[in-house]
Record summary: Large-subunit ribosomal RNA, domain II from a Candidatus Heimdallarchaeota archaeon, 722 nucleotides, folded computationally.

Context: one part of a larger RNA
RNA sequence: GCCAGGGAGUUUAUCCUCGUGGCGAGCUUAAGGGUUUCCAAGACCCGAAGGCGGAGCGAAAGCAACAAGUCCGCAGCUUGCAAGGGACGCCGUCUGAAAGGGCGGGAAGUCACGGGGGUAAGACCCGAAACCGGACGAUCUAUCCGUGAGCAGGCUGAAGCCCGGGGAAACUCGGGUGGAGGGCCGAACAAGUGUUGACGUGCAAUUCACGUUUGUUGACUUGCGGAUAGGGGCAAAAGACUAAUCGAGUCCGGUGAUAGCUGGUUCCCAACGAAGUGGACAUAGGCCAGCCUGAUUUGAGGUCGCGCAUUCGGUAGAGCAAGGAUUGAUGGUAACGGGGAGUAAAAUCCUCGCCUGUCUGUCAAACUACGAACGAAUGUGCACCGUAGACGAUCAGAGUCGGGCGUGCGUGCGUAAGGCACGUGGCCGAAAGGGGAAUAACCCAGACUAAGGUUAAGGACCCCAAGUCUCGAUUAAAUGUUAAAAUCGGAAAGGCGUCCUUGGACUAAGACAGUUAGGCGGUAGGCUUAGAAACAGCCACCCGCUAAGAAAAACGUAACAGUUUACUAACCGAGUCCUUGGGCCCUGAGAAUGGACGGGGCUAAAUCGAGCUCCGAUACCUUAGGGCGCACUUUAGAGUGCGAUCCGGUAGUUGGGCGAUCGGGUUGGGCGGAAGUAGGGCUGUGAAGUCCUGUGGACCGACCCGAUUUGCAGAUCCUGGC
Repeated sequence: GCCAGGGAGUUUAUCCUCGUGGCGAGCUUAAGGGUUUCCAAGACCCGAAGGCGGAGCGAAAGCAACAAGUCCGCAGCUUGCAAGGGACGCCGUCUGAAAGGGCGGGAAGUCACGGGGGUAAGACCCGAAACCGGACGAUCUAUCCGUGAGCAGGCUGAAGCCCGGGGAAACUCGGGUGGAGGGCCGAACAAGUGUUGACGUGCAAUUCACGUUUGUUGACUUGCGGAUAGGGGCAAAAGACUAAUCGAGUCCGGUGAUAGCUGGUUCCCAACGAAGUGGACAUAGGCCAGCCUGAUUUGAGGUCGCGCAUUCGGUAGAGCAAGGAUUGAUGGUAACGGGGAGUAAAAUCCUCGCCUGUCUGUCAAACUACGAACGAAUGUGCACCGUAGACGAUCAGAGUCGGGCGUGCGUGCGUAAGGCACGUGGCCGAAAGGGGAAUAACCCAGACUAAGGUUAAGGACCCCAAGUCUCGAUUAAAUGUUAAAAUCGGAAAGGCGUCCUUGGACUAAGACAGUUAGGCGGUAGGCUUAGAAACAGCCACCCGCUAAGAAAAACGUAACAGUUUACUAACCGAGUCCUUGGGCCCUGAGAAUGGACGGGGCUAAAUCGAGCUCCGAUACCUUAGGGCGCACUUUAGAGUGCGAUCCGGUAGUUGGGCGAUCGGGUUGGGCGGAAGUAGGGCUGUGAAGUCCUGUGGACCGACCCGAUUUGCAGAUCCUGGC
C1' cells in the first nucleotide's frame, strides 16, 4: 500500500419550542399496590400526596380586574354583516400633590408520544506534555562500609646506621650499608584516541580490526557481601548517574485529567443558500448585532431602475479677495540695522536690509470672494414586484468573525512589493462550460436531462474547426506574428533609414554637386611690436581694375613664403536646398548550457485602414422529458393549466426517501432446491430493486407498525491476511 472485519452526535434528567393525539376551566398522577399470566414483558385497574393552569399589582401592609361600550376591517358569506385582527374607551394595582408613568385585564390549558435545540453529566471519536497518591527498584550505574584478590621485570637511591679523614668544638667531608617515594621506564590489568576504517535490517540498541597514547604501590584496579530511594538519593559538578528510561525513575491508580489545538466523522434525491463585517473581550476562541434557512402570523402596499420638481452638500476643478506659503521689478522710506564715500568730529550722500504702495509670477489634505459631475431626502409620474400574499412582525435552527484578486473607480502610508489600511461596484471564495499556449478571480457566459440548430468572446497557412478572402497603404528590422495586463513586452536621448505632410528659397537668362581656370592692384591699411606682411592684439574695413576676387573664413611661417575658402567664368544638363508636423523602422539594449511568436514556420501567415464570408460554449432558439412552486378539477390514485423574469452551489437550514438487524401483526415462498455465492439481463434521477443460469444444500421473504451498538476510503485509525 491493497483486501476483510471493527471504527465516531449516544443515554438519563431537566428547560424552551414545533408537530400529533387525549381530555378541557380544568389536566395529570408519583412512590406503591392489585387483576390477568407457570415466570417475565405487555395490557387493564387502584393510589390526589404533589405539580401546572384558572388574577394581578405591590418591598410590604394590603387591595383586587371588560365574557364587550364605540369605530375600522382580512378570510368568508355577501353588499353590509363579519370569527380571528387592529385602534379607542373603560377597569385592577403600584407610584405621585397633580399631570403622567410602570405592570396587568374581554376564559385555554394540561398530560403523553415524536422532531429540533439549551443545560448538567466523559456528552461525536481518537490524541498530549503534565499534576497528585500508593507501591517497586542501587543484579546497570554514583558514592560509601565490610571482607578478599591483583600489580612481570628493570632504574633511581631519601632518612637512619656503620667505618674512615678533618676539627678545640659545633659540625663537616669521603666510603659503605640501607631501601623511602600519590619517584622513573615498562608488561599483565585499567582507560583513551586516530583511521571520521570494518559493520551499519550488525556478532553487537556502541561491537570488530590495525595503529597509537595515558596510568601501572596508588586519590590504584577488581570479586563478593552490605548501605543510601524519587523533589529523594548519589555526585573531584557533566544536570552526570539512579536497571537500554532522568532538567525529577518505573508500575498501578485518580483517569474517559484537561486540550479555545490537529486529524477523522460512514446511504440517496429535492428546495433555499451564506460569512470572513460592526461592538466590547488576554483577540488560533466565544458572546451580541449583521448576512442564511424553516414555520407561523398580518393583509396592501413595496423597490436596488428611469424622469421631473423642491431642498441639502463644498469634493474634482478653478482661484489668490481674506488668513498661510512664495518669484521678480519698481516707487516711497519718519525711525532702526549692515557696508561704502565723506569729515578733525559731525552733518550729508550712495547702497543693501527692514517696513510699505503698485505691477508681475506661483502653491495648498488640515486656504476659499467661486464651483461641477455626482450623491442624499421628500413629493410625484413611469417601470418592475405584490391578494398565486409582497413589505413587515413573531418563534425556532444555523453557519460565519484568518478572506483574496482587479490598469473598474476614489483615497491614505510606503522608494517599492503578488506590500499595508480603507470606500464603492465586480468576480473568486461557493462557478462548471468557451477563449486567453498552460494559468482561482482577465474576456464571453451563470451548467435540470437528451437531441438538433444559431451565435458570443476569440479566431480562419499547418498542428487545429473556419479565407493561403477582397481593396488600399506601411515595415526590411524576423521589427513583428501579444485584445488588455504583469514598464528588458523597455526610457531619456539620438538617426542624410524610409513614407506622408506644412511653409519658403534657387532653377533652361542653366540651379545643386563635380571638374578645369581665375581668386588681382593701391598695400606689408594704420597702430602695436624684436618682428606683426589678410590670419598674436587694438582701430578702421575704403578705392581702383573687373566676369569675379574679403583691409580675409580655415591651415601654415620666427616673420615672409606656401595650401584652401568666400567670390567669378567655362564644361555639364534637371531638379536642388532649407523648414513644420506625423507614421513605421534603427541605435540606446548586459547574465550566466543553445531557446521567452504555444510550435512549425511566415516578408506576410507582420502593422495600419476598409469590407464580405465562415468557424466557434453547457449562452440563445426548437423539440421531447423530469423536478419545484402556484391555480383549477378530482372518490383514493391522479389530471389539466401557468412560470421570458423557477431548477450552478461550499458552510448551513429544510423536506422526502433507500438499505441493514431485531420485535409485533397480517400474508407468502422452500429438497420439484431456501440463504449465501459467481456471471449476466432488465427497471428506477438515485440510495437500490428484480429476473435468469451455474454453484450451494436448509431455511427465507413481502406489506403495515415499532425499536436501533444501522450504512466507511480516509482518522501516520485498531486487528488479521497478502
The full RNA is in RNAcentral, with records from ENA. Rfam family: Bacterial large subunit ribosomal RNA. Rfam links the family to the GO terms structural constituent of ribosome and ribosome.